[in-house]
Molecule: transfer RNA
Organism: Candidatus Wildermuthbacteria bacterium RIFOXYD1_FULL_50_12
RNA sequence: GCCCGGGUGGUGGAAUUGGGAUACACGGAAGGCUUAAAACUUUCUGCCGAAAGGCUUGUGGGUUCGAACCCCACCCCGGGCA
Numbered sequence: 001g002c003c004c005g006g007g008u009g010g011u012g013g014a015a016u017u018g019g020g021a022u023a024c025a026c027g028g029a030a031g032g033c034u035u036a037a038a039a040c041u042u043u044c045u046g047c048c049g050a051a052a053g054g055c056u057u058g059u060g061g062g063u064u065c066g067a068a069c070c071c072c073a074c075c076c077c078g079g080g081c082a
Base pairs, nucleotide, nucleotide: 001081002080003079004078005077006076007075010026011025012024019065027045028044029043030042031041032040046055047054048053058074059073060072061071062070
């Protein structure tokens, strides 16, 4: 240099066909249980905001009524070829 795969909340990791972002798990917070704790269990848990609402899928653009998903460029990680 070329080719392939990947980058999504605090962490791992889904989202199958372009139409709910953050399912599920871990972690965290509050409650129940307990003399107290552990375990178990209930609820909540991306960001801003009083709310309405807005923002957010590595970064920046583009296509589209609509993009994590398609296209372009770049950055980073892993693998292959030379």